[in-house]
Molecule: Bacterial RNase P class A
RNA sequence: AUGAGUAAGUGAAAUGGUCGCGGCCGCAAGGCUGAGGAAAGUCCGGGCUCCACAGGGCAGGAUGCUUGCUAACGGCAAGUGAGGGUGACCUUAAGGAAUAGUGCCACAGAAAACAAACCGCCUCUGCUCCUUUUUACAGAAGCCGGGGUAAGGAUGAAACGGUGCGGUAAGAGCGCACCAGCGGCAAGGUGACUUGUCGGCUCGGUAAACCCCAUCUGGUGCAAGACCUAAUAGGAGAACUAAUGGAGUGGCCCGCUUCGUUCUCGGGUAGGUCGCUGGAGAUUCCAGGCAACUGGGAUUCGAGAUAGAUGACCAUUCAACGACAGAACCCGGCUUACGGCUUAGUCAACCAG
Numbered sequence: 001a002u003g004a005g006u007a008a009g010u011g012a013a014a015u016g017g018u019c020g021c022g023g024c025c026g027c028a029a030g031g032c033u034g035a036g037g038a039a040a041g042u043c044c045g046g047g048c049u050c051c052a053c054a055g056g057g058c059a060g061g062a063u064g065c066u067u068g069c070u071a072a073c074g075g076c077a078a079g080u081g082a083g084g085g086u087g088a089c090c091u092u093a094a095g096g097a098a099u100a101g102u103g104c105c106a107c108a109g110a111a112a113a114c115a116a117a118c119c120g121c122c123u124c125u126g127c128u129c130c131u132u133u134u135u136a137c138a139g140a141a142g143c144c145g146g147g148g149u150a151a152g153g154a155u156g157a158a159a160c161g162g163u164g165c166g167g168u169a170a171g172a173g174c175g176c177a178c179c180a181g182c183g184g185c186a187a188g189g190u191g192a193c194u195u196g197u198c199g200g201c202u203c204g205g206u207a208a209a210c211c212c213c214a215u216c217u218g219g220u221g222c223a224a225g226a227c228c229u230a231a232u233a234g235g236a237g238a239a240c241u242a243a244u245g246g247a248g249u250g251g252c253c254c255g256c257u258u259c260g261u262u263c264u265c266g267g268g269u270a271g272g273u274c275g276c277u278g279g280a281g282a283u284u285c286c287a288g289g290c291a292a293c294u295g296g297g298a299u300u301c302g303a304g305a306u307a308g309a310u311g312a313c314c315a316u317u318c319a320a321c322g323a324c325a326g327a328a329c330c331c332g333g334c335u336u337a338c339g340g341c342u343u344a345g346u347c348a349a350c351c352a353g
Stems, first nucleotide, its partner, number of pairs: 002348003006344005013317007021034005036324001040335002043333005048221001050219002060217005065079005080094001081092004095212002101210002103206003118153002120149005126143003130139002161179006180202002182199007225274004235265006245259005281300008318322001
């Protein structure tokens, strides 16, 4: 210096001035304070809330290598196996040795699972024909039929271990060597698993098919929920009035229509208050642990609206002209979006020593 790969940080315009908005304090003037790493998607988990619930089980749902961490998780950490990469490193929905059971395996192919014979190979009976021969026996070829054979061909995503040597009528783990798988044993590891050794044991694939096993699992989401409380209407109770009365019909009379008045109580609505931001908080130090994380100390308080604030303008500055995007009960994760800059390790090739 080039190209990769990993883990992080910052994250936006900064500073000053003027005007404005939400919250708190103040009699007032005014002062203090006011978005994020993802506030997002709402995909998991928990707190909190109300409803349901004696206890136990079934069904349904979720998760699925191991060991840890955690309030909990489908999250995180450290590992194991498998796959990819020259490597740093990356990916992984990875329980059931598909020996509990059921099912499925299109097309092609003889056969797709208690194996199977289409071509081929070998053998046997019979027949035909040829050679040799005096004839017969024997040998070669062909055809029909019986039997053996999974080496070879052909089909397929997949064909009942692979390669080689031996063996055989031809073949075959039939025997042997190596490799692969499976099982037993021993050693190591908390464990997933690893290593060694033995046994010809050779057994198709599929559980993001049913199923089985293990663990977890009630519903509802702050528009949850709690409290205070008008007017009008309706409800309950008490008291009062008795119709020659009250109310309406523009002021009065007739006529017509209509039937209470006052008080108290309780429920609900508008409205208001709380929930509501001090919490599995933040910063930092020490100790334990490989780590996730845990324990202890110190310091600190950093939005809280309810039609919903967080903005506009001016000046100066710039490697950058400024990305993705904006709280609405809170917290832990995951996922997705994101301009530029910075930091620390690592790998490969090249060069130099």